[in-house]
Context: one part of a larger RNA
């Protein structure tokens, strides 16, 4: 290789849209491309298989012979499956109409409390700070208190075991603008779907390039303690950033460490949205507990499957070396994305 696997032992891509490609409901008819049957060629010889023979056997030979050659060709037929074409169907899948959710998403406005920081009041000797202190502020009047003024950022309470998003994420408060899901005994289209190698988009912080801002935090720093030492932990300050627009980076324990899609397989209990409404008794779509079979080393998992099946994509195949070398390719750069081998055990 065949396999056999990926919640936690190596293994699911960060996440979506998609091209090629795989794969695809129900029914009818045609067709014979796959398929499957028969006929015929045709498939060298050695070698391998079986029998005979021949060397005194045997190993070896073959002046012998039969099967093998599972494969190509051409005919002839079969017509369940698949494919192809031609008419259809609605159960999947979309539109469309009525309802309806939500902290989904862009942009403009705006609010209240806190903090700081200016100005004036009061008022006087401390204030912060820790484990105990110290650096630090402070009679040029500090903290503490009031009244105004201003900057910035971040939204108590509602708040939830909750809502929405494809993932990242998303929360004061109102307007526009934009997309999205559910739910109906509604109307239409009629397989138009599944999944998805490259591709193309999105994609937490941190970080970079231009400009703006900077309130509070705070890497780096600097200084006071600890301490044998303290390049830390605890303290005082602090600067890059953290904020905003455009532009880049493209990476997480990007986690459910669980791909996507469809179908089936006991029940409980709470919970968001719809529907029914005649009462709570069922129902459709989310989101949680506990559990039956089942699975699984076990922990657990259990209709939201890690249970039974079907597709398609992605990964893995001993530890270390190494996510490292080299080439390539993307980036302004850090660096990313592809990724080995000696060598060891």
């Nucleotide at each position: 290789u065949u396999g056999g696997g990926u919640u936690u032992a190596a293994a699911g891509g960060g996440u979506g849209c998609g091209u090629a490609g795989g794969c695809g409901g129900u029914c009818u008819a045609u067709u014979a491309a796959g398929u499957c049957a028969g006929u015929a060629g045709u498939g060298a010889a050695a070698u391998a298989u079986u029998g005979c023979a021949g060397c005194u056997u045997a190993a070896c030979u073959g002046u012998u012979a039969a099967a093998a050659g599972u494969g190509c060709u051409a005919u002839u037929g079969a017509u369940a499956c698949u494919g192809a074409u031609a008419a259809g169907c609605u159960a999947g899948a979309g539109u469309g109409a009525g309802a309806u959710u939500g902290g989904a998403g862009u942009a403009a406005c705006u609010g209240g409390a806190a903090u700081g920081u200016g100005u004036g009041g009061u008022g006087u000797a401390g204030c912060g700070g820790u484990g105990a202190a110290a650096u630090g502020c402070u009679u040029a009047g500090a903290u503490a208190u009031c009244a105004c003024a201003c900057a910035g950022a971040a939204c108590a309470c509602c708040g939830a075991u909750c809502g929405c998003g494809a993932a990242a994420g998303c929360a004061g408060g109102u307007u526009a603008c934009u997309a999205a899901g559910u739910c109906u005994g509604u109307a239409c289209u009629g397989a138009c779907g599944c999944u998805g190698a490259g591709g193309c988009a999105c994609g937490a912080a941190a970080g970079c390039g231009u400009g703006g801002g900077g309130a509070g935090c705070a890497a780096a720093c600097a200084g006071g303690a600890u301490u044998a030492g303290a390049u830390a932990c605890c303290c005082u300050g602090g600067u890059a950033g953290u904020c905003c627009a455009c532009g880049c980076c493209g990476u997480a324990a990007a986690c459910g460490a669980u791909g996507a899609u469809c179908a089936c397989u006991a029940g409980u209990u709470g919970u968001u949205g719809g529907a029914u409404u005649u009462u709570u008794u069922a129902u459709c779509a989310g989101c949680g507990g506990c559990u039956a079979a089942g699975c699984g080393a076990a922990a657990g998992u259990g209709a939201u499957a890690a249970g039974u099946g079907a597709u398609c994509c992605a990964c893995c195949u001993g530890g270390g070396g190494a996510g490292u070398a080299c080439g390539g390719u993307c980036g302004c750069a850090a660096g990313g994305c592809u990724g080995a081998a000696a060598c060891u055990c």